[in-house]
Annotation:
TPP riboswitch aptamer (THI element) from Corynebacterium matruchotii, 97 nucleotides, folded computationally. The RNAcentral record of the sequence draws on Rfam and Ribocentre.
RNA sequence: GAAAUCGACAUGGGGUGCGCUCCUUGGAGCGCUGAGAACACACCCAUUGAACCUGCUCUAGCUCAUACUAGCGAAGGAAUUGUCGAGGUCUUUCACA
Repeated sequence: GAAAUCGACAUGGGGUGCGCUCCUUGGAGCGCUGAGAACACACCCAUUGAACCUGCUCUAGCUCAUACUAGCGAAGGAAUUGUCGAGGUCUUUCACA
């Protein structure tokens, strides 16, 4: 000097569903799955990109339904990134023996 890897901060991107009950139909309460089920100093993701969106009010299984499994499918899109720290394979130089 410096790779893999890890962490922090900043910046940016993203989602918020289903069931039941009540009523004034738009809300409230309870429950389910999930990292997250809205208004949050949260959670997830940032190209090495299945975070998330589109196709999709999709197809098959399963479920009251969402969820879940497989497919569609690495098909089309998607934030097109900075700083600092830890780390110490490796390389170079210097000093000493």

Description:
Of the family's consensus pairs, 95% are formed in the model. Lineage of the source: Bacteria > Bacillati > Actinomycetota > Corynebacteriaceae > Corynebacterium. Its Rfam family is "TPP riboswitch aptamer (THI element)". Its family is annotated with thiamine pyrophosphate binding in the Gene Ontology.